[in-house]
Molecule: transfer RNA
Organism: Pseudomonadota bacterium
């Protein structure tokens, strides 16, 4: 410089191709039960403005442009 992949809850991820109500799973982390406690097991709950900005739509995580970080190929120089 070039192409290609990734970003979603603390931490691991799917959902996106084919838009549709309130965005989920799996650990984790409160909170109560069992128990002397511990684990572990059950149950109930918090935590997301889907990496940012624009755009198109009645409607966007998902679709369409622009950008920011991360990694891989590759090119260039040896």
């Nucleotide at each position: 410089c070039g192409g290609g992949g990734c970003g979603u809850a603390g931490c691991g991820c799917a959902g996106c191709c084919u838009g549709g109500u309130u965005a989920g799973c799996g650990u984790g982390c409160u909170u109560c039960g069992u128990u002397c406690g511990g684990a572990a097991c059950g149950a109930a709950g918090a935590g997301g403005u889907c990496g940012g900005a624009g755009g198109u739509u009645c409607a966007a995580a998902u679709c369409c442009u622009c950008u920011c970080g991360c990694c891989c190929c590759g090119a260039c120089c040896a």